[in-house]
RNA sequence: ACAGGGUAUGCAGAAGAGACCCCUAACGGGGCGCCGAAGGCGCAACUCGCUCGGAAACGCUCAGGCAAACGGACUGCAUACGCUGA
Numbered sequence: 001a002c003a004g005g006g007u008a009u010g011c012a013g014a015a016g017a018g019a020c021c022c023c024u025a026a027c028g029g030g031g032c033g034c035c036g037a038a039g040g041c042g043c044a045a046c047u048c049g050c051u052c053g054g055a056a057a058c059g060c061u062c063a064g065g066c067a068a069a070c071g072g073a074c075u076g077c078a079u080a081c082g083c084u085g086a
Base pairs, nucleotide, nucleotide: 002085003084004083006081007080008079009078010077011076012075013074018032020031021030022029023028033066034065035064039062040060041059042058046054047053
């Protein structure tokens, strides 16, 4: 140099669910209904020859969210860093 996969940054794409009801002059507060793709938690599909361990896009909705905006798992491209192989 090459291949694999990891982290970070930038750009692009990216779903779901009440522009709900009540109170207040306003700030704000209360209530019901819902969503899952920040995060978190749980089972354990999966991973490992087995164990230990790891662990989902499955489940729960604590958190977050339910016009737009912001956010958004994940995907693609680019750059940087380091890991493994040979």
The prediction has a mean pLDDT of 80. A computed fold for an 86-nucleotide RNA from a Gammaproteobacteria bacterium, annotated as Glycine riboswitch aptamer. The sequence was found by an Rfam model in a public genome assembly. Its Rfam family is "Glycine riboswitch aptamer". Rfam describes the family as follows. This family represents the bacterial glycine riboswitch. The source organism's lineage runs through Bacteria, Pseudomonadati, Pseudomonadota and Gammaproteobacteria.